This is a predicted structure of a 476-nucleotide part of an RNA (small-subunit ribosomal RNA, 3' major domain) from Equisetum xylochaetum. The prediction has a mean pLDDT of 85. Rfam family: Bacterial small subunit ribosomal RNA.
[in-house]
Context: one part of a larger RNA
RNA sequence: UGACGGGGGCCCGCACAAGCGGUGGAGCAUGUGGUUUAAUUCGAUGCAACGCGAAGAACCUUACCAGGGCUUGACAUGUCGCGAAUUCUUUCGAAAGAUAGAAGUGCCUACGGGAGCGCGGACACAGGUGGUGCAUGGCUGUCGUCAGCUCGUGCCGUAAGGUGUUGGGUUAAGUCCCGCAACGAGCGCAACCCUCGUGUUUAGUUGCCAUUAUUGAAUUUGGAACCCUAAACAGACUGCCGGUGAUAAGCCGGAGGAAGGUGAGGAUGACGUCAAGUCAGCAUGCCCCUUACGCCCUGGGCGACACACGUGCUACAAUGGUCGGGACAAAGGGUCGCGACCCCGCGAGGGCAAGCUAACCUCGAAAACCCGACCUCAGUUCGGAUUGCAGGCUGCAACUCGCCUGCAUGAAGUCGGAAUCGCUAGUAAUCGCCGGUCAGCCAUACGGCGGUGAAUCCGUUCCCGGGCCUUGUACA
Numbered sequence: 001u002g003a004c005g006g007g008g009g010c011c012c013g014c015a016c017a018a019g020c021g022g023u024g025g026a027g028c029a030u031g032u033g034g035u036u037u038a039a040u041u042c043g044a045u046g047c048a049a050c051g052c053g054a055a056g057a058a059c060c061u062u063a064c065c066a067g068g069g070c071u072u073g074a075c076a077u078g079u080c081g082c083g084a085a086u087u088c089u090u091u092c093g094a095a096a097g098a099u100a101g102a103a104g105u106g107c108c109u110a111c112g113g114g115a116g117c118g119c120g121g122a123c124a125c126a127g128g129u130g131g132u133g134c135a136u137g138g139c140u141g142u143c144g145u146c147a148g149c150u151c152g153u154g155c156c157g158u159a160a161g162g163u164g165u166u167g168g169g170u171u172a173a174g175u176c177c178c179g180c181a182a183c184g185a186g187c188g189c190a191a192c193c194c195u196c197g198u199g200u201u202u203a204g205u206u207g208c209c210a211u212u213a214u215u216g217a218a219u220u221u222g223g224a225a226c227c228c229u230a231a232a233c234a235g236a237c238u239g240c241c242g243g244u245g246a247u248a249a250g251c252c253g254g255a256g257g258a259a260g261g262u263g264a265g266g267a268u269g270a271c272g273u274c275a276a277g278u279c280a281g282c283a284u285g286c287c288c289c290u291u292a293c294g295c296c297c298u299g300g301g302c303g304a305c306a307c308a309c310g311u312g313c314u315a316c317a318a319u320g321g322u323c324g325g326g327a328c329a330a331a332g333g334g335u336c337g338c339g340a341c342c343c344c345g346c347g348a349g350g351g352c353a354a355g356c357u358a359a360c361c362u363c364g365a366a367a368a369c370c371c372g373a374c375c376u377c378a379g380u381u382c383g384g385a386u387u388g389c390a391g392g393c394u395g396c397a398a399c400u401c402g403c404c405u406g407c408a409u410g411a412a413g414u415c416g417g418a419a420u421c422g423c424u425a426g427u428a429a430u431c432g433c434c435g436g437u438c439a440g441c442c443a444u445a446c447g448g449c450g451g452u453g454a455a456u457c458c459g460u461u462c463c464c465g466g467g468c469c470u471u472g473u474a475c476a
Stems, first nucleotide, its partner, number of pairs: 001476002003473003007470007015460002019423005026314008034305002042053002064300007073125001077124002079121005086103004091098002107114002127289002130287003136283002138278003141274001143272001148187006154163003167178003193266004198234007208223003237260001240254005303442001316416001320375007332363003337356002342351003382413001387408007429452007
């Protein structure tokens, strides 16, 4: 100087407390451990691994296993020889591939040849998701959006180092004020950026309003007020008033205002810590393989199942379930695409086919909610697992191993031990909608969007994490 203390002081955080809803019990989905296996590819492992890499494992992917094959190689550059390229067919084969035959002769040319593509040979080499993240770059997680981390000069100390950065106040903040052997400065904080909340201006089509006509939609005509769209600007600064404070910084209350003291949310992550994570995104040193640890293919596996854990979904019901009718979103996607209307089918879906490169057409139905009816507390008209049969769709192909529909079946489950998690407001809870990946989909995931919409916060003694000062130390 740090680190540590079941030392002290001050302070903060959904840290506790106060509340609301969960997890832990059930069934299923998914990830992991373990076990099994020819293989169940690899990585991630307290917080900070475990719906994680994976924003899509039937083949492919795929890195694993079995079998069948190749050896200048699936891919690159150089060299030599042959043939234009290319297309079709035969036989063997699970395919990869091998084999034989036919068609075919282009472009440029200085007529030597060349470009491009294919085949063959030899060698330099290719190739490796093989090892090392404890050799590395880059990127990322975490403490933590915590308020800290430093420097120049000066001063103090023999020096390590200190001072500044401590102190009195204050703040979300090393934020600001005052004081001070310090005076200044940098990286962080804040602000500048984006979204939402108010208004003005500009601009009106495909959107908006009115109108014509109609059962209704399409449509006609007019308007720029409103809504909306999307660009610019205004607006909030403790600016104003009162109190308080040290006449400061600030704090408390008030006015005006759409919004008030950081308005709400996002993006933004200092010096560093964990030899944290990643050699399997990529790059890369070294080591290793080279008729194989490389490459191609078929099939299998990554989907196994006594069990254990994590994360979720659906429930156990009446604030509910079922049936009929009625209402209101936002944000997205669409041409190898979204696909209306009509017809067929109980349905998944099929047929025909208009429109739309989209404020135009379409996915598209929002659901919870409201009205009416039934159910009356039961393992039930709760719950839907499991299984049987019959179908539909995607795709060369749904056996291992897809999704969906109809009929039948109707399991556990009556609110969950010890323990444990999230959340302070348009939040929790609850309800549906969309997207990426994607042929299809194991999505209950992930990322967004809106609808309905709470309770509680006395307080900081205690648990956890953190900041500042101080103290002890046989630790570094």
Record summary
The RNAcentral record of the full RNA draws on ENA and SILVA. Lineage of the source: Eukaryota > Viridiplantae > Polypodiopsida > Equisetidae > Equisetum.